Predicted 3D model of a 75-nucleotide RNA (transfer RNA) from Candidatus Iainarchaeum sp. Lineage of the source: Archaea > Candidatus Iainarchaeota > Candidatus Iainarchaeia > Candidatus Iainarchaeaceae > Candidatus Iainarchaeum. The RNAcentral record of the sequence draws on ENA. It matches the Rfam family "tRNA". The family's RNA type in Rfam is transfer RNA. The prediction has a mean pLDDT of 81.

RNA sequence: GGGCCCGUAGCUCAGCUUGGAUAGAGCGCUUCCCUCCUAAGGAAGAAGUCGAGGGUUCAAAUCCCUCCGGGCUCG
Numbered sequence: 001g002g003g004c005c006c007g008u009a010g011c012u013c014a015g016c017u018u019g020g021a022u023a024g025a026g027c028g029c030u031u032c033c034c035u036c037c038u039a040a041g042g043a044a045g046a047a048g049u050c051g052a053g054g055g056u057u058c059a060a061a062u063c064c065c066u067c068c069g070g071g072c073u074c075g
Base pairs, nucleotide, nucleotide: 001074002073003072004071005070006069007068010027011026012025013024020058029045030044031043032042033041051067052066053065054064055063
């Protein structure tokens, strides 16, 4: 340098193929209940520029282009 894959909540990921409801799950975190205390259990809650910029569209996490970061591979 060429090809392919990945980037979404603190962490691990789904959703992308086929654009459309308020962007979700588990774990973790916070508060409360329970308990002598802790753990476990129960209830509620917070947390997101969907890697960045641009384009297409009535509408973009999703399609297109460029770039950034990571991984695999070819030479």